[in-house]
Molecule: transfer RNA
Organism: Candidatus Endomicrobium macrotermitis
RNA sequence: GCUCCCAUCGUCUAGGGGUCUAGGACACAUGAUUUUCAAUCAUGCGACCGGGGUUCAAAUCCCCGUGGGAGCG
Numbered sequence: 001g002c003u004c005c006c007a008u009c010g011u012c013u014a015g016g017g018g019u020c021u022a023g024g025a026c027a028c029a030u031g032a033u034u035u036u037c038a039a040u041c042a043u044g045c046g047a048c049c050g051g052g053g054u055u056c057a058a059a060u061c062c063c064c065g066u067g068g069g070a071g072c073g
Stems, first nucleotide, its partner, number of pairs: 001072007010026004018056001028044005049065005
């Protein structure tokens, strides 16, 4: 330098054009329970890498960029 893959809550992940407020697990916060901690239960918090395009509608499709990974030279 070329080709391919990936990027979603703090972490792991579901999603593959429209259904509800982007769902779940763990973590975290508050409360209940407990002498305390743990465990359990309830509630809450919290995300689509950036820009542009296509479309009535984009996390989802396309392009460019950024970051990560693999292969080739």